Notes: Small-subunit ribosomal RNA, 5' domain from Guadua angustifolia, 477 nucleotides, folded computationally.

[in-house]
Context: one part of a larger RNA
RNA sequence: GGAUGAACGCUGGUAGCAUGCUUAACACAUGCAAGUCGAAUGGGAAAUGGUGUUUCCAGUGGUGAAUAGGUGAGUAACGCGUAAGAACUAGCCCUUGAGAGGGGAACAACAACUAGAAAUGGUUAAUAAUACCUCGUAGGCUGAAGAGCAAAAGGAGAAAUCCACCCAAGGAGGGGCUUGCGUUUGAUUAGCUAGUUGGUGAGGCAAUAGCUUACCAAGGCGAUGAUCAGUAGAUGGUCUGAGAGGAUGAUUAGCCACACUAGGACUAAGACACAGCCUAGAACCCUACGGGAGGUAGCAGUGGAGAAUUUUCUACAAUGGAUGAACGCCUAAUGGAGCAAUGCAAUGUGGAGGUGCAAGGCCUACGGGUCAUCAACUUCUUUUCUCGAAGAAGAAACAAUGACGGUAUUUGAGGAAUAAGCAUUGGCUAACUCUGUAUCAGUAGCCACAAUAAGAUAGAUGAUGCAAGUGUUAUCC
Numbered sequence: 001g002g003a004u005g006a007a008c009g010c011u012g013g014u015a016g017c018a019u020g021c022u023u024a025a026c027a028c029a030u031g032c033a034a035g036u037c038g039a040a041u042g043g044g045a046a047a048u049g050g051u052g053u054u055u056c057c058a059g060u061g062g063u064g065a066a067u068a069g070g071u072g073a074g075u076a077a078c079g080c081g082u083a084a085g086a087a088c089u090a091g092c093c094c095u096u097g098a099g100a101g102g103g104g105a106a107c108a109a110c111a112a113c114u115a116g117a118a119a120u121g122g123u124u125a126a127u128a129a130u131a132c133c134u135c136g137u138a139g140g141c142u143g144a145a146g147a148g149c150a151a152a153a154g155g156a157g158a159a160a161u162c163c164a165c166c167c168a169a170g171g172a173g174g175g176g177c178u179u180g181c182g183u184u185u186g187a188u189u190a191g192c193u194a195g196u197u198g199g200u201g202a203g204g205c206a207a208u209a210g211c212u213u214a215c216c217a218a219g220g221c222g223a224u225g226a227u228c229a230g231u232a233g234a235u236g237g238u239c240u241g242a243g244a245g246g247a248u249g250a251u252u253a254g255c256c257a258c259a260c261u262a263g264g265a266c267u268a269a270g271a272c273a274c275a276g277c278c279u280a281g282a283a284c285c286c287u288a289c290g291g292g293a294g295g296u297a298g299c300a301g302u303g304g305a306g307a308a309u310u311u312u313c314u315a316c317a318a319u320g321g322a323u324g325a326a327c328g329c330c331u332a333a334u335g336g337a338g339c340a341a342u343g344c345a346a347u348g349u350g351g352a353g354g355u356g357c358a359a360g361g362c363c364u365a366c367g368g369g370u371c372a373u374c375a376a377c378u379u380c381u382u383u384u385c386u387c388g389a390a391g392a393a394g395a396a397a398c399a400a401u402g403a404c405g406g407u408a409u410u411u412g413a414g415g416a417a418u419a420a421g422c423a424u425u426g427g428c429u430a431a432c433u434c435u436g437u438a439u440c441a442g443u444a445g446c447c448a449c450a451a452u453a454a455g456a457u458a459g460a461u462g463a464u465g466c467a468a469g470u471g472u473u474a475u476c477c
Base pairs, nucleotide, nucleotide: 001477002476003475004474006473007472008471009470010469013347014346016344017343018342019340020339026303027302028301030300031299032298035063036062037061040060041059043057044056045055046054047053048052070258071257072256079183080182081181082180083179084178085177088175089174093171094170095169096168097167099165101135102134103133104132111124112123113122114121115120140149141148142147154163155162156161184230185229186228191221192220193219196218197217198216199215200214201213202212203211233255235253236252237248238247239246240245260281261280262279263278264277285292286291311337313336314335315334319333320331321330323328350380351379352378353377360371361370362369363368385414386413387412388411389410390409394404421466422465423464424463425462426447427446428445433460434459435458436457442449443448
C1' cells in the first nucleotide's frame, strides 16, 4: 500500500446492486417449510322440491416425499481434483419389437360391541379396485443337455382416439464399483499388521472383491516416512504479489459427509432416509402414574454464548419442482419487500456576482495580518426534498393472468429550500501559533515528548488529509 462475511468510537442526505451467527453441530415456545390424484376404487356428506348434475371428504390404491433447502461436527480418505477402466444398476424420459386370455380368495373404510386419561387400539360380520393370488401363454432367464422358471389393468369418451399396464432390446441423463497421479504438520512418533497378505471351497451382493466364513500358505506395508499423534470438509475459486509464490475456502457452482447422541434395519428404481420406523442414552414436555410425545445444522423467531450478524413480512405473477388427462392444487425452493453505511459503485449538500477589506474570533512588533468573497446582499437553478398528474417492461401460443407496485420512469407546482463530518497537524508524514499545566496531569505505531516561554500534554484560532464517511482494533499478502 492492498484486502475483510468484520467489530468499536464519533458522525450520517438520497437512490442502485450485493452481503448479513465467522462464537455454542448450545437449548428451543409458536406458526409455516410435501403433497397430490374421484379420469384407479367401494363408501359417506353437502347443494338443488325430485331425477340428473356439481362439489367436498376419512379409508383402500397410485405417485412423490432419496429432489429442493440447511450445516461443516466427523473425515488425511479413492473423501475431493484430474485422467482412465470393467464385473453392474436403471423409477421418470426417448426409440424399436411383441403383448394384455381365463379364474379366484381377501382386507380397510362403513356398521355393531368393546379397552384406554390420552396416544392408540381390540373382537365380530360384510364389501370394491389399476390392491392380492392362481392357471395358461413368451424372440427373455437358468442349464452342457433333456429340461426348468418368470408378465400384464384398466380408465375417460357417443365414437375416433387418448392416457395408463406387462415383457424384451437400444439410447439419453443419473448412480454404484476399481485404478494411475495430486492433496496439511510432527521422527522429541520407527517399526506396523492376524481377516492381516494371497490361494481353494462355500456364502453373499445389482456388480468386482477377505465383503463374510472354513481350510491352506506366510505373507503385506515402511526413511520415496508405514504406524501413531495434531489439525482440517476437499475443488472451481478468493485476497495479495511484476511474477514465482504466500494466505484463504463467506456468498455462488458441482462433489462429499451429517440431521439430539449411538446402533439397526424396513419400504422402495433409489435411503440404511433432516420435517419415516425400531432399540438404547442424555436433557425436556403431557399424564387420571397405568402410560405416552417431540427433535429448527428448513424459513421466520426466542433464550444463551459473543466484539458481532436481520422480519415470527408477501406472492406463487415469473423460473423451477411434486402430482394430475386437464382446470387446478402444493411449494419459507424461488421471485420480492422489510432491517443494517456491512461492502461496492453513483450522486448531492448549491451556481454566478459581491469590499466599506462589515461585525466577530485568533495573532500582533499595535502599524497591521488572518479566518475571508467566506458571510450579508443581488440574481439564477431544483439533482435531492414536499405536494400533485400520467404510468410501464417483466406475460410466453387468440384471450386472460403482475406479488413486486401505483414501484421504476415521465411530467407540473413550490422554495436555497431538507442534507458535513472524522482524523491529524515534532520526524517518518501533508499541515503552526497562542494560552493553561510544570517529569505532574498526560501523549505514544517507532524515535520519543513533559523538570515555567512544550510546534509532541489539554484547550483555542488557523491549516492539512479523506469525505457520507472517518479513525482505531483484529487478521492475511
The prediction has a mean pLDDT of 84. Rfam family: Bacterial small subunit ribosomal RNA. The source organism's lineage runs through Eukaryota, Streptophytina, Poales, Poaceae and Guadua. RNAcentral holds the full RNA, with entries from SILVA.